Predicted 3D model of RNase P RNA and transfer RNA as a complex of 463 nucleotides. Rfam match: Bacterial RNase P class A. It is annotated as a ribozyme.

[in-house]
RNA sequence: GGAGCAGUUCAGGUAGUCGCCCAUAGAACGUCAGAGUUGUAUGGGAGGAAAGUCCGAGCUCCACAGGGCAAGGCGCUCCGUAACGCGGAGUCCCGGUAACGGGAAGGAAAGUGCCACAGAAAGGGAAACCACCCUGUCAUAGGGGAAAGGGUGAAAAGGUGAGGUAAGAGCUCACCAGUGCUCCGGGCGACCGGGCAGCUUGGUAAACCCCGCCUGGAGCAAGGCCAAAUAGGUUCUGCUUUGAGAGGUGCCCCCUCGAAUCCCUGCCACGGCGGGGAGGCAGAACGGGUUAGGCCGCAUGAUCCCGGCUGAAAAGCCGGGGCUGAGAUGAAUGACUACAAUUCCGAUCAUCGGGAUGACAGAACUCGGCUUACGGACUGCUUCGGCA
RNA sequence: UGGGGCGUAGACAAAUGGCAAGUCAGGAGACUUUGGAUCUCCCAUCUGGAGGUUCGAAUCCUCCCGCCCCAGCCA
Numbered sequence: 001g002g003a004g005c006a007g008u009u010c011a012g013g014u015a016g017u018c019g020c021c022c023a024u025a026g027a028a029c030g031u032c033a034g035a036g037u038u039g040u041a042u043g044g045g046a047g048g049a050a051a052g053u054c055c056g057a058g059c060u061c062c063a064c065a066g067g068g069c070a071a072g073g074c075g076c077u078c079c080g081u082a083a084c085g086c087g088g089a090g091u092c093c094c095g096g097u098a099a100c101g102g103g104a105a106g107g108a109a110a111g112u113g114c115c116a117c118a119g120a121a122a123g124g125g126a127a128a129c130c131a132c133c134c135u136g137u138c139a140u141a142g143g144g145g146a147a148a149g150g151g152u153g154a155a156a157a158g159g160u161g162a163g164g165u166a167a168g169a170g171c172u173c174a175c176c177a178g179u180g181c182u183c184c185g186g187g188c189g190a191c192c193g194g195g196c197a198g199c200u201u202g203g204u205a206a207a208c209c210c211c212g213c214c215u216g217g218a219g220c221a222a223g224g225c226c227a228a229a230u231a232g233g234u235u236c237u238g239c240u241u242u243g244a245g246a247g248g249u250g251c252c253c254c255c256u257c258g259a260a261u262c263c264c265u266g267c268c269a270c271g272g273c274g275g276g277g278a279g280g281c282a283g284a285a286c287g288g289g290u291u292a293g294g295c296c297g298c299a300u301g302a303u304c305c306c307g308g309c310u311g312a313a314a315a316g317c318c319g320g321g322g323c324u325g326a327g328a329u330g331a332a333u334g335a336c337u338a339c340a341a342u343u344c345c346g347a348u349c350a351u352c353g354g355g356a357u358g359a360c361a362g363a364a365c366u367c368g369g370c371u372u373a374c375g376g377a378c379u380g381c382u383u384c385g386g387c388a
Numbered sequence: 389u390g391g392g393g394c395g396u397a398g399a400c401a402a403a404u405g406g407c408a409a410g411u412c413a414g415g416a417g418a419c420u421u422u423g424g425a426u427c428u429c430c431c432a433u434c435u436g437g438a439g440g441u442u443c444g445a446a447u448c449c450u451c452c453c454g455c456c457c458c459a460g461c462c463a
Base pairs, nucleotide, nucleotide: 001384002383003382004381005380006379007378008377009376010375013339014338015337016336017335018334020045021044022043023042024041025040027038028037029036047360051371052370054369055368056367057366058365059219060218061217062216066253067252068251069250071215072214073213074212075211076090077089078088079087080086091105092103093102094101095100106210107209111208112207113204114203115202129150130149132145133144134143135142158176159175160174161173162172163171177200179197180196181195183194184193185192186191223296224295225294226293233286234285235284236283237282238281239280240279245257246256247255248254261278262277263276264275265274266273267272288462289461303322304321305320306319307318308317309316310315341357342356343355344354345353346352347351389459390458391457392456393455394454395453398412399411400410406443414430415429416428417427418426436452437451438450439449440448
C1' cells in the first nucleotide's frame, strides 16, 4: 500500500434575523363572571433507526370454579431478563488461507406419504441390463451362483487395503465413518476422549405426524368524565319460567347474567296441560344522527449519566446526580445570512475569486428486542505484496 | 388498530414440489390481384425482490416492496 473481518462512535459547529408548536409568568381587548382573541418575556421542542408493526411486556377493559378438544407458537446446552421467537457464553455442523461469519440444530429404529426423468431396481433387504464365474451347447439358446466391476441417477445400501473364493460378498481381519452400551474418565450441561459389541439400519418433518414446553380474549378508536344531534323509528324472526339471548373461549361440557306483567279462551282424572292477543326482552336487516367534539388517560420510566463491587459475558447490586419543560391531532420542531473548518476548480510568493459540504429518514400511550433503510470518522485484527 | 387476500409475457390467465399450458395482442411467412379471414412458425432463460429448505421451488419457509378488501362511534 491492496483486499478483508470485527467493534466503537457522530449524526455537522458558532452567531444573528424571521417564523411554527408547547409550558409558565404577566399585559391589553372582551365579559356580570368566564370562555376566548392579540402582543410581551423566559424556558423547552425528533431518531439511531422515530420506520416495518414482526415478537415480548407494561397499562386498560371484559372474564377471572373448572375440565376436555381444537388452534397457534417454540425446539442443541447453560446462564441473563418483567418477559420474549431476544441477548451472552459454549457444544456440534457448514463456509472462509485467516481474522471471522452462518445455522427454524428434538425425533426418519412409532406410523403414513413423496423421491419426476433415467435406470434391472428408488426402499421390500427386493430385484439383475452389460460384464463375471460354474454348468450346458460345435456355436448360440438354456439352468444356476454372486452383487465386487460397467452403466443410470441428486441418491444404488458403509469406504480403503489384505486374506479368502469357481467367481464373489463384512464372508474374515486391520484402519476409518456410522450405530448401540446398566462400561471408564472429563464437563453443571449440550458434548468430548477412550473401551467393548455386532456388522451397517437411504433422503425428506421450512410433508403429514410423534415427543417436550408455552399461550384467556381484546386493544389508547383500550378505558373514564362532560357536551351535542336524531324519527329513542320501521320490518321480520325468536322467547316470555319446559326461558330467547348475552358473557366466559374457537367448539363442547359446565358456570354466570337474563325479560317475565296483564287480558281473552280450550281440555281435565282438579294436581295441572295448552291456544291467542297486548306489553316486555333479544337478534338480524333497513332507516336516522354526529364534529369521531372537548378534557383525562399522556410523559418519573423494568428511565438516563457517572463511580464502585460481583460476574468470563449478557447482566445484577450499591452510592451520587439529572430529567417533573416535545406532547402535536388536516398533526409543530423550519428557512435565510455571516463566520470558522474540510474539500474542488482557476490565477498565484503569500493570497484572492467561484463552487460544494450529509445519507436514510420524521414522534402519535409507553417500554425491551428483532428486522429493514443509510452517510462519515476512529480503533483493533487477518492476509497478500513492496522496501529496510 | 385488528383481520384477510393478491402479485406469472403488452393484456387476461392455468399450472400446489418434477421441461412455465392456453386466449387476445405483436413479429415473420404461406394463401390472395390486394386487404380481411384462415393456416404455419416465433415471442417468459428475473413467475414482484433478496435469502434459505430440498437432488429439484411459480409452488414450502423467512425478511422486504407494491396493491386490494373487510371491521370499528351513538342509537